RNAcentral holds the sequence, with entries from ENA. This is a predicted structure of a 73-nucleotide RNA (transfer RNA) from a Methanomassiliicoccaceae archaeon. NCBI's taxonomy places the organism under Archaea, Methanobacteriati, Thermoplasmatota, Methanomassiliicoccales, Methanomassiliicoccaceae. It matches the Rfam family "tRNA". Gene Ontology term of the family: triplet codon-amino acid adaptor activity. It is annotated as a transfer RNA.
[in-house]
């Protein structure tokens, strides 16, 4: 150097026919118990790597650019 994948909540990842973000653990509160756990309710927490573009509308499509993994030289 060059091909491919991948970057989304504190962690792991859906969402990939463009209509505008959600589950699972984890964190608060609060119910249940003499307590602890398990259970149940209800919250917070994301400008979707970063900057352009196309569109009415972009996580999602085109581009350039940063990292990560992985092959080839």
């Nucleotide at each position: 150097g060059g091909g491919c994948a991948g970057a989304u909540a504190g962690a792991u990842c859906a969402g990939c026919u463009g209509g505008a973000a959600g589950a699972u653990c984890g964190c608060u509160a609060c119910c249940u118990u003499g307590g602890c756990a398990u259970g149940g309710u209800a919250g917070a927490g994301g400008c979707c790597g970063c900057g352009a573009g196309u569109u009415c509308a972009a996580a999602u499509c085109u581009c350039g650019c940063u990292c990560u993994g992985u092959c080839c030289a």